[in-house]
Molecule: c-di-GMP-I riboswitch aptamer
Organism: Pelotomaculum sp.
C1' cells in the first nucleotide's frame, strides 16, 4: 500500500417502544427516556437505481357545470433499501 476477516482484544453505532405547546404541508427529522432488532464501516456523501410524500407548480387521463380521483414530471425525504465515491480501529495474508 492492497486485500480479507470479526469476538481474538479494545471498543463503536443503536432497532422497536414512549413523551415533547420542537421543526415540517407531508413523508420524515430533532431532543429526552428506553432498550438492544441488528450492523465489519449501521462513519461521511447523496452520484445512479429503488421506495415514500404531495404544500406549491406543471402535463396527461377519468369523471365532468364546478369540485373530486389516478398517473407522470418537479419539490422534499429515506439511505439501518441496493450500487458507487471518500475516510477509518484491530487481526490475518
Nucleotide at each position: 500500500u492492497u486485500u480479507u476477516u470479526u469476538u481474538a482484544a479494545g471498543g463503536g453505532c443503536a432497532a422497536a417502544c414512549c413523551a415533547c405547546u420542537c421543526c415540517g404541508a407531508a413523508a420524515g427529522g430533532g431532543u429526552g427516556g428506553g432498550g438492544a432488532c441488528g450492523c465489519a464501516a449501521a462513519g461521511c456523501u447523496a452520484a445512479g437505481g429503488a421506495u415514500c410524500u404531495u404544500u406549491u407548480a406543471u402535463c396527461a387521463g377519468u369523471a365532468u357545470u364546478u369540485u373530486u380521483c389516478u398517473g407522470g414530471u418537479g419539490u422534499g425525504a429515506u439511505u439501518g433499501u441496493c450500487u458507487g465515491g471518500c475516510u477509518a480501529c484491530a487481526g490475518g495474508a